[in-house]
RNA sequence: ACUAUCAGCCGGUUAUCGUUCCAUUAUAUGGAAAGGAAAGUCCGGACAGCAAAGAGCAGCAUACCGGUUAAGCGCCGGCUUCUUUUUUAAAAGGAAAGAGAAAGUGCCACAGAAAAUAACUGUCUCAAGCAAUUGGGAUGAGGGUGAAAACGUGAGGUAAGAGCUCACGGUAUAGGUUAGUAAUAAUUUAUACGGGUAAACCUUAUGCGCUGUAAUGCCACGUAAAUCAAUGUUUGAGGGCGGCUCGUCCAAACGCAGGAAACUGCUGCAUUGAAGGGUAGGCAGCAAGAUUGAGUCAGCAAUGGCUCAGCCAGAUAAAUGAUAACCGCUAUUGUUUCAAUAGUCACAGAAUCCGGCUUAUGGCUGAUAGUAUUU
Numbered sequence: 001a002c003u004a005u006c007a008g009c010c011g012g013u014u015a016u017c018g019u020u021c022c023a024u025u026a027u028a029u030g031g032a033a034a035g036g037a038a039a040g041u042c043c044g045g046a047c048a049g050c051a052a053a054g055a056g057c058a059g060c061a062u063a064c065c066g067g068u069u070a071a072g073c074g075c076c077g078g079c080u081u082c083u084u085u086u087u088u089a090a091a092a093g094g095a096a097a098g099a100g101a102a103a104g105u106g107c108c109a110c111a112g113a114a115a116a117u118a119a120c121u122g123u124c125u126c127a128a129g130c131a132a133u134u135g136g137g138a139u140g141a142g143g144g145u146g147a148a149a150a151c152g153u154g155a156g157g158u159a160a161g162a163g164c165u166c167a168c169g170g171u172a173u174a175g176g177u178u179a180g181u182a183a184u185a186a187u188u189u190a191u192a193c194g195g196g197u198a199a200a201c202c203u204u205a206u207g208c209g210c211u212g213u214a215a216u217g218c219c220a221c222g223u224a225a226a227u228c229a230a231u232g233u234u235u236g237a238g239g240g241c242g243g244c245u246c247g248u249c250c251a252a253a254c255g256c257a258g259g260a261a262a263c264u265g266c267u268g269c270a271u272u273g274a275a276g277g278g279u280a281g282g283c284a285g286c287a288a289g290a291u292u293g294a295g296u297c298a299g300c301a302a303u304g305g306c307u308c309a310g311c312c313a314g315a316u317a318a319a320u321g322a323u324a325a326c327c328g329c330u331a332u333u334g335u336u337u338c339a340a341u342a343g344u345c346a347c348a349g350a351a352u353c354c355g356g357c358u359u360a361u362g363g364c365u366g367a368u369a370g371u372a373u374u375u
Base pairs, nucleotide, nucleotide: 001371002370003369004368005367006366007365008364009363010362011327012326013325014324015323016322017321019033020032021031022030023029024028035347039358040357042356043355044354045353046352047212048211049210050209054246055245056244057243059208060207061206062205063204064078065077066076067075068074079098080096081095082094083093084092085091099203100202104201105200106197107196108195120143121142122139123138124137125136126135127134128133151169152168153167154166155165156164170193171192172191173190174189175188176187177186178185179184216284217283218282219281227274228273229272230271231270232269233268238250239249240248253267255266256265257264258263291310292309293308294307295306296305297304298303328344329343330342331341332340333339334338
């Protein structure tokens, strides 16, 4: 000097005028006012409503261990596997959709004989043949194809070979001992010997109501407590915390008249639907919070406790601005302990709120790691 990662900041003070809100002794005074992502609407909640609410199935989500939290696919720490840098190792950085392949079913293109009931070339052996070679049997060590070819190396053995046998290793499963909260690590014993794939179907374990601030609640004004149709009226229509089934809960005249009865008629009530009418105003929700700052204690850390101090937008077509001076910061130029000029830069603007994740993006400062050069 450059690159990568992480963290912080991106204007301040005074004055005048303007906009919105809040407070009050009320028409005056005082105070406050758009981000690190306010974006995406992805995850989790607070809050509100659904009168109360069970079981099963389906569906959805999660998946190493521990901790943190209101919760979380977040965050912190650790373990395992993979990966980058490095002469090797260590160390450092990064990633993981990190349970199960001995429950089962599938898939592994092309090439290759064959992707698991293997035989192209080759090797051994028998027969035929002048020879090249042909046929039968055995084999799977060597070679070829491939991402991967029946665990690897060495020795013995064999007609030639092969875990066929042995030694040392590898992988998997099941145990023991030591350390650790645990995942796991080290070591040891026994058995077995093709792999991969579950962001393929699936299995196992755990968990899970829905909708969403245009939620929801209240007030005022106004209309047509109107009309029509169907079904029902305790022998139950219909409705109720997501889908289906079961269960359960709520739910409307013991109406009148006729009739032997079934049933019919009339009126009311309930539910569903159709058409039609009125209204579009206001208040709350609405910002004192899982809140902000400082100090201290506990903890590897995320984070939590305690003490003190503080209140920092609340609009509803949507306010949060303009001007001037000084300072800060950046750039350019120069006569370089300084001065002048220009600018306030990229991405971008709150709308119920909070904790995260993802995406967009320029400059400055600091820390860590690496590379190059110089002294």
A computed fold for a 375-nucleotide RNA from an uncultured Bacteroidota bacterium, annotated as Bacterial RNase P class A. The prediction has a mean pLDDT of 76. The sequence was found by an Rfam model in a public genome assembly. Rfam family: Bacterial RNase P class A. About the family: Ribonuclease P (RNase P) is a ubiquitous endoribonuclease, found in archaea, bacteria and eukarya as well as chloroplasts and mitochondria.